[in-house]
Context: one part of a larger RNA
RNA sequence: UUGGGCGUAAAGCGCGCGCACGCGGCCUUGUAAGUCUGUCGUUUAAACUCGCAGCUCAACUUCUGAGUCGCGAUGGAAACUGCAAAGCUUGAGUGCACAAAAGGAAAGUGGAAUUCCACGUGUAGCGGUGAAAUGCGUAGAGAUGUGGAGGAACACCAGUGGCGAAGGCGACUUUCUGGGCUGUAACUGACACUGAGGCGCGAAAGCGUGGGGAGCAAACACGAUUAGAUACCCUGGGAGUCCACGCCGUAAACGAUGAAUGCUAGGUGUUAGGGGUUUCGAUACCCUUGGUGCCGAAGUUAACACAUUAAGCAUUCCGCCUGGGGAGUACGGUCGCAAGACUGAAACUC
Numbered sequence: 001u002u003g004g005g006c007g008u009a010a011a012g013c014g015c016g017c018g019c020a021c022g023c024g025g026c027c028u029u030g031u032a033a034g035u036c037u038g039u040c041g042u043u044u045a046a047a048c049u050c051g052c053a054g055c056u057c058a059a060c061u062u063c064u065g066a067g068u069c070g071c072g073a074u075g076g077a078a079a080c081u082g083c084a085a086a087g088c089u090u091g092a093g094u095g096c097a098c099a100a101a102a103g104g105a106a107a108g109u110g111g112a113a114u115u116c117c118a119c120g121u122g123u124a125g126c127g128g129u130g131a132a133a134u135g136c137g138u139a140g141a142g143a144u145g146u147g148g149a150g151g152a153a154c155a156c157c158a159g160u161g162g163c164g165a166a167g168g169c170g171a172c173u174u175u176c177u178g179g180g181c182u183g184u185a186a187c188u189g190a191c192a193c194u195g196a197g198g199c200g201c202g203a204a205a206g207c208g209u210g211g212g213g214a215g216c217a218a219a220c221a222c223g224a225u226u227a228g229a230u231a232c233c234c235u236g237g238g239a240g241u242c243c244a245c246g247c248c249g250u251a252a253a254c255g256a257u258g259a260a261u262g263c264u265a266g267g268u269g270u271u272a273g274g275g276g277u278u279u280c281g282a283u284a285c286c287c288u289u290g291g292u293g294c295c296g297a298a299g300u301u302a303a304c305a306c307a308u309u310a311a312g313c314a315u316u317c318c319g320c321c322u323g324g325g326g327a328g329u330a331c332g333g334u335c336g337c338a339a340g341a342c343u344g345a346a347a348c349u350c
């Protein structure tokens, strides 16, 4: 390589949009490029396959003939693929009607709490721990009351609840804006799926410029602990955490499970809808669509487990793996202000 694989053994890109490529619903007609088939020519030196023959057999060899394979010409077939044309509505999209949601962005508003400031009351402790000490306090702390400042986060509701492609999103109001579901079947009529490159989004930390800074808190300092303690515990504390704009582009970015479509027992919660039966109504029951959980059959699996939200049965397309270490290192390249990211070996060794 062929092949076999990718939940946990090596292996699904963090996620999307999308050019090319690949692949693609039903029906009719035509065409004949692919496909199948006949004939002729060419290639048929050897080899290969079949048959005959020669060394006693065989290997081997020669001969003769045929065949396989390739190319070209020409005649035919029309199921499938392609191409051309006409049509269809189930896939896909649009319209109309309804309900739900922490989906995104901006502006404004609110209450609780922490801290700080001012004043009042008030007196000797407060704080902290396993126990202490550093620390704060008679210059009046802590406690308590009133008023004020400022920043950050939004208790209860809250739920294997909801929304989003993922990262993620949670006080309230307004404005702008995206997506999905259900029902209908008016419109378009295959417009679809995937997607190398490419483009965009992308937690936290980090970086640049300018703001902001209450609490928390890497670094750092101190007090303890300890044989030591560059830690765990305590008291402090400046980056950062917050905002605006720009970079970075990584995570156990996880369901450790790529996307799409179809098929394959059920049971039971919950969420957003629709329909039917019952009822005056509420309610209850049945059916059904989309999401989200649990249990479980067949089947799968090395086992664990998965099981209509598949890891079952199939198809299409992409990504990735190929013993451990060396190593996600070196070198080169691209990107970045830097940190570094992406791409990514070998010697050697077991």
Base pairs, nucleotide, nucleotide: 003322004321005320006319007304008303012318014201015200016199017198022193025088026087028085029084030083031082033081034080035077036076037075038074039073040072041071042070048067049066050065053061054060091191092188093187094186095184096183097182103177104176105175106174107173108172109171110154115149116148117147118146119145120144121143125136126135162169163168206247207246208245209244210243211242215241216240220236221235223233258317259316260315261314262313263312266295267294268293269292270291271290272289273288274287275286276285277284299306300305323350324349325348332343333342334341335340
Notes:
Small-subunit ribosomal RNA, central domain from Paenibacillus sp. M05(2010), 350 nucleotides, folded computationally. The organism belongs to Paenibacillus, within Bacteria. The full RNA is in RNAcentral, with records from Greengenes. Its mean pLDDT, the model's own confidence on a scale to 100, is 84.